Molecule: c-di-GMP-I-GGC riboswitch aptamer
Organism: uncultured Steroidobacter sp.
RNA sequence: AUUGAAACGGGCAAACCCGUCGAAAGGCGGGGACGCAAAGCCACCGGUCUACAGGAUUUCGAUCCCACGACAGCGGGGUUGCCACAU
Numbered sequence: 001a002u003u004g005a006a007a008c009g010g011g012c013a014a015a016c017c018c019g020u021c022g023a024a025a026g027g028c029g030g031g032g033a034c035g036c037a038a039a040g041c042c043a044c045c046g047g048u049c050u051a052c053a054g055g056a057u058u059u060c061g062a063u064c065c066c067a068c069g070a071c072a073g074c075g076g077g078g079u080u081g082c083c084a085c086a087u
Base pairs, nucleotide, nucleotide: 001087002086003084004083011036012035016031017030018029019028020027021026034073040079041078042077044076045075046074047071048070049069054065055064056063057062
């Protein structure tokens, strides 16, 4: 440097529940573990989710569009790092 079999040392923590912030998606804290060898960090590319505001339509009930919002535990990319059967 490459790679990732195991993970007992150490780390993270899905669903769900409680609290809290948010219009929502979702975030944060606590409990909890489905999993994870980058499930550390970054929205750069693709993707997905939401739609308060804004826009269009309207039979005035509503419907549709839209990211500047969100997801790093959807994939790619960037970046930093632990360990190791190995090369």